Predicted 3D model of a 382-nucleotide RNA (Bacterial RNase P class A) from a Rhodospirillaceae bacterium. Model confidence (mean pLDDT): 76 of 100. The model forms 94% of the base pairs in the Rfam consensus. Rfam family: Bacterial RNase P class A. By type it is a ribozyme. The source organism's lineage runs through Bacteria, Pseudomonadati, Pseudomonadota, Rhodospirillales and Rhodospirillaceae.

RNA sequence: UCAGACGGCUGGACGGCUGCUCUUCCUUCGGGGAGGGAGGAAAGUCCGGGCUCCACGGAAACACGGUGCCGGGUAACGCCCGGCGGGGGCGACCCUAGGGAAAGUGCCACAGAAAGCAAACCGCCCGCGUCCGCGCGGGUAAGGGUGAAAGGGUGCGGUAAGAGCGCACCGCGCUGCCGGUAACGGUGGCGGCACGGUAAACCCCACCGGGAGCAAGACCAAGUAGGAGUGGCAGGGUCCUUUCGCGGGACCAGGCGGCGUUUCCGCUGCUGCCGCUCGGGUAGGUCGCGCGAGGCGUCCGGUAACGGGCGUCCCAGAUGAAUGGCCGUCCACUCCGGCGUGGCCGGACGGACAGAACCCGGCUUACAGGCCGUCUGACCCA
Numbered sequence: 001u002c003a004g005a006c007g008g009c010u011g012g013a014c015g016g017c018u019g020c021u022c023u024u025c026c027u028u029c030g031g032g033g034a035g036g037g038a039g040g041a042a043a044g045u046c047c048g049g050g051c052u053c054c055a056c057g058g059a060a061a062c063a064c065g066g067u068g069c070c071g072g073g074u075a076a077c078g079c080c081c082g083g084c085g086g087g088g089g090c091g092a093c094c095c096u097a098g099g100g101a102a103a104g105u106g107c108c109a110c111a112g113a114a115a116g117c118a119a120a121c122c123g124c125c126c127g128c129g130u131c132c133g134c135g136c137g138g139g140u141a142a143g144g145g146u147g148a149a150a151g152g153g154u155g156c157g158g159u160a161a162g163a164g165c166g167c168a169c170c171g172c173g174c175u176g177c178c179g180g181u182a183a184c185g186g187u188g189g190c191g192g193c194a195c196g197g198u199a200a201a202c203c204c205c206a207c208c209g210g211g212a213g214c215a216a217g218a219c220c221a222a223g224u225a226g227g228a229g230u231g232g233c234a235g236g237g238u239c240c241u242u243u244c245g246c247g248g249g250a251c252c253a254g255g256c257g258g259c260g261u262u263u264c265c266g267c268u269g270c271u272g273c274c275g276c277u278c279g280g281g282u283a284g285g286u287c288g289c290g291c292g293a294g295g296c297g298u299c300c301g302g303u304a305a306c307g308g309g310c311g312u313c314c315c316a317g318a319u320g321a322a323u324g325g326c327c328g329u330c331c332a333c334u335c336c337g338g339c340g341u342g343g344c345c346g347g348a349c350g351g352a353c354a355g356a357a358c359c360c361g362g363c364u365u366a367c368a369g370g371c372c373g374u375c376u377g378a379c380c381c382a
Base pairs, nucleotide, nucleotide: 001378002377003376004375005374006373007372008371009370010369012330013329014328015327016326017325018324020037021036022035023034024033025032026031039353043364044363046362047361048360049359050358051213052212053211054210064209065208066207067206068205069083070082071081072080073079084098085096086095087094088093099204100203104202105201106198107197108196121144122143123140124139125138126137127136128135129134152170153169154168155167156166157165171193172191173190174189175188176187177186178185179184217287218286219285220284227278228277229276230275231274232273233272234271235270236252237251238250239249240248241247254268255267256266257265258264294313295312296311297310298309299308300307301306331351334348335347336346337345338344339343
């Protein structure tokens, strides 16, 4: 210098004018002053919690769902950190749902002779026959071909040709020792190979999980809405006459009690109106709702995630839903022109993704441009 890997930060700055919203103070009730006012993702609502209500005697099991190498962190997690195994890259580094396939079941398309108690299509070897083209029988998984996968791999020996048939190394299984908290790694012995793959197929094993969510939930509470109780006032039914209504006539007149009966009185029951009381509750309002697993700084422990101590700060709270708009100067991007061309000057354009709604920890996704740090490879110079 070029090409790359990883981690982190930032996300226009300042000023003026004018709006919106919250808190607080003053007020002559018109308003005025002071202070606060989006994000790293506020997003997707995918995990984990706090909080609230519901269910439940405790616990466990079944079903269902989730997680799945080991150790650590955390309130918790499917998150994070550090390791291990496997894969990729020259490398920095990256990717990895990574328990169990000798419990059982299923599946292995196409191709291929054969795909699961393996299998002879070509080839090779042996025997027999032969019209000399080949045919039949047997052996053979070493070679060819098919396939994602063909019952260990390479080499030597061996053999008719072959074959773990024998041997060495590698792999695999069993087992011992050493290192490591562990996953796992290293190494010795034994076994001639038995046990193909697939569990983001059923399944088995271990661990975790009660449900719903701030439109949770709590409180106040309008109406010429509706409910319950109570007080006062008013109202009897049937039939005939009458077009209906009014009116007239006839008969009867709920239940209980004072009281055996009648009158009378009281209570009860039905309907309507008015008044009073009560609770529920719609509209509406208030709370939940901003001091918290809180931010910043510093020291200590830890490789780290993170934990602890001390100091300091208070930092949005709307509810048709505020956080905006305009102007000026500068900064960055892009483009154009000029010049004294590693740059300078002038002009134009113009600011990434996107916006709280109970809160917090994560993950994922979106993001113009800029800045910083560590590391790798190649080339050059000293």